[in-house]
Context: one part of a larger RNA
RNA sequence: GAACGAACGCUGGCAGCGUGGAUUAGGCAUGCAAGUCGAACGAGAAUCCUUGGCUUCAAUCCUUCGGGAGCAAAGCCUUGGAGGAGAGUGGCGGAAGGGUGAGUAACGCGUGAGCAACCUGCCCUUGAGUUGGGGAUAACUCGGCGAAAGCCGGGCUAAUACCGAAUGUGGUCUCCCGACGCCUGUCGGGAUGAUUAAAGAUGGGGACCCUUCGGGGCCUGUCGCUCGGAGAGGGGCUCGCGUCCCAUCAGUUUGUUGGUGAGGUAACGGCUCACCAAGGCUACAACGGGUAGCUGGUCUGAGAGGAUGGUCAGCCACACUGGGACUGAGACACUGCCCAGACUCCUACGGGAGGCUGCAGUCGAGGAUCAUAGACAAUGCGCGAAAGCGUGAUCUUGCGACGCUGCGUGGAGGAUGACGGCCUUCGGGUUGUAAACUCCUGUCAUUUGGGAACAAUUGCGGAAGGGGUAAUACUCCUUUCGUUUGAUGGUACCAGAGGAGGAAGUCACGGCUAACUCUGUGCCAGCAGCCGCGGUAAUACAGAGGUGGCGAGCGUUGUUC
Numbered sequence: 001g002a003a004c005g006a007a008c009g010c011u012g013g014c015a016g017c018g019u020g021g022a023u024u025a026g027g028c029a030u031g032c033a034a035g036u037c038g039a040a041c042g043a044g045a046a047u048c049c050u051u052g053g054c055u056u057c058a059a060u061c062c063u064u065c066g067g068g069a070g071c072a073a074a075g076c077c078u079u080g081g082a083g084g085a086g087a088g089u090g091g092c093g094g095a096a097g098g099g100u101g102a103g104u105a106a107c108g109c110g111u112g113a114g115c116a117a118c119c120u121g122c123c124c125u126u127g128a129g130u131u132g133g134g135g136a137u138a139a140c141u142c143g144g145c146g147a148a149a150g151c152c153g154g155g156c157u158a159a160u161a162c163c164g165a166a167u168g169u170g171g172u173c174u175c176c177c178g179a180c181g182c183c184u185g186u187c188g189g190g191a192u193g194a195u196u197a198a199a200g201a202u203g204g205g206g207a208c209c210c211u212u213c214g215g216g217g218c219c220u221g222u223c224g225c226u227c228g229g230a231g232a233g234g235g236g237c238u239c240g241c242g243u244c245c246c247a248u249c250a251g252u253u254u255g256u257u258g259g260u261g262a263g264g265u266a267a268c269g270g271c272u273c274a275c276c277a278a279g280g281c282u283a284c285a286a287c288g289g290g291u292a293g294c295u296g297g298u299c300u301g302a303g304a305g306g307a308u309g310g311u312c313a314g315c316c317a318c319a320c321u322g323g324g325a326c327u328g329a330g331a332c333a334c335u336g337c338c339c340a341g342a343c344u345c346c347u348a349c350g351g352g353a354g355g356c357u358g359c360a361g362u363c364g365a366g367g368a369u370c371a372u373a374g375a376c377a378a379u380g381c382g383c384g385a386a387a388g389c390g391u392g393a394u395c396u397u398g399c400g401a402c403g404c405u406g407c408g409u410g411g412a413g414g415a416u417g418a419c420g421g422c423c424u425u426c427g428g429g430u431u432g433u434a435a436a437c438u439c440c441u442g443u444c445a446u447u448u449g450g451g452a453a454c455a456a457u458u459g460c461g462g463a464a465g466g467g468g469u470a471a472u473a474c475u476c477c478u479u480u481c482g483u484u485u486g487a488u489g490g491u492a493c494c495a496g497a498g499g500a501g502g503a504a505g506u507c508a509c510g511g512c513u514a515a516c517u518c519u520g521u522g523c524c525a526g527c528a529g530c531c532g533c534g535g536u537a538a539u540a541c542a543g544a545g546g547u548g549g550c551g552a553g554c555g556u557u558g559u560u561c
Stems, first nucleotide, its partner, number of pairs: 001561004006557005013407006019400002026363003030360003035092003040089002047082003052077005060069003099318003108243008118235003123231001125229006131165001133163002140155006170196004174191007200223006208217003244290003251281003256278008293315004297308004320341005343354004371397001373396003379393001380391004410440004420431004444502001446497005459483010505550005510531003516545005526533002
């Protein structure tokens, strides 16, 4: 000199863009952060319409005057329908997105290769199929236990839930032939056998058939379902090289090193096991100890290098601590399950509940780090045929001079060089064109009005054309017209109004180092980055005037180069 996720002191006008728990991976009240699908399924509350019955009964009618019938209305029960709350079965998603850096010196990361040793839901493309049956179970209801969390038993019912059967284009296994290859094998062809599937939903319809008159068969569109092939993207595994300090760590290892066989895995492999051999690593640093997430990058520097890894992006690891598996295409799973432990909470003492290293927020520790905000309008993700729903991802707003950048705090004129202050050789000098005063300007702030701007396209409705189709239904695609949707926000921006009005500090002034005098103090009080100042004339302390530097900042401290 430059830099910072900074902190502290004094000061502080506006805007834009960034950025903000670095310490205790310490403990957490409260709210929210993962749902969605009724076009998979049964059942169905409130409410509304409706069928029938009963009760009460003013009008009205009958009456032997005791009473009886009885429209409307009300109440209760009931039939059918609409409606869809809140639960439940089922599907997909909860493995993404978000957080943190504790652990890890490792194939963890970076880079370059490899898998003749592998997997892959959704997506794109393509081939074949989607036949025919069965038994349950939740919800519901009944009963029991419990303070609760919840648990147990009986009964009923559905499915794209579950289980057999059929078929097999194909897939897998077995066998044969050929080609290639150093080999385990790979590729192509063939054969008998074995094994291996499925689910429907929703629109429309001219004939024809069935019908319990609701509909169904049949035809057709869309979305699904099953078995394959190919692809994309994603993931798993292996290897070469690189990747901090200590040798005051010199030897280390027994599933250890290799082989055979078996098991296991999606897959290779001591991954696991039995047997056999006795190996493997190491001064090119094994083993041990310490420290640490790695990288693109960032800072500095002329570079070489050094330091660093916050925000953003890629990878990894973790989710109260330790262990474990289940489900699934994918996890050994942050807001899933089980066990153990520590801690907190509820309890009727029998037993239960919990996990902010998500967004806010709170306590603690600390020099130190924000709102318990708005919205799904956009971008993206999940579900859905779609409308849409959800989303503390995200987009916004708020707070903090924490950083960078821009703008302003006025401009021109103005000498009798006013007053005041300070200094003085008492003549004056300086503050100083500075002020006053005159004439202007109007950025920002203030205020008034305009401004439904852009971010917007999608979707929905209509029309036209084309495709599927027997079809002018229906549906898909393209074009066009109309219409709906904004948190930020009455914000940005524009125009007007008024008036210099509302907006300057901080550090230094002995040398390094730009900038000097007076007063006070008297080795005291104090200063200080280094040299050093202060003991009666201190340009070095304190105050004042003046001056210099930077400026909404300035200075100090810390850290790096």